[in-house]
The RNA shown here (transfer RNA) has 73 nucleotides and comes from Parcubacteria group bacterium M10-OD1-1. The coordinates come from a structure-prediction model, not an experiment, and the mean pLDDT is 81. Rfam family: tRNA. It is annotated as a transfer RNA. Rfam's curators write: Transfer RNA (tRNA) molecules are approximately 80 nucleotides in length. The organism belongs to Bacteria candidate phyla, within Bacteria.
RNA sequence: GGGCCUGUAGCUUAGUUGGUAGAGCGCUUCCAUGGCAUGGAAGAGGUCAGGAGUUCGAAUCUCCUCAGGUCCA
Numbered sequence: 001g002g003g004c005c006u007g008u009a010g011c012u013u014a015g016u017u018g019g020u021a022g023a024g025c026g027c028u029u030c031c032a033u034g035g036c037a038u039g040g041a042a043g044a045g046g047u048c049a050g051g052a053g054u055u056c057g058a059a060u061c062u063c064c065u066c067a068g069g070u071c072c073a
Stems, first nucleotide, its partner, number of pairs: 001072007010025004019056001027043006049065005
């Protein structure tokens, strides 16, 4: 330098035929206990790596950029 793959909540990740962004763990509050562990209930937390385009509508399709991984030279 070139090809391919990956980037979604604090962490691990689902969502792949375009149509309200979800789960587990963690975090906060409350209930039960004298307290802890544990169990139950509720809640907060996301510019979907960044930008542009296509579309009525984009995490999803197209282009560029950035970061990581991998292969070739």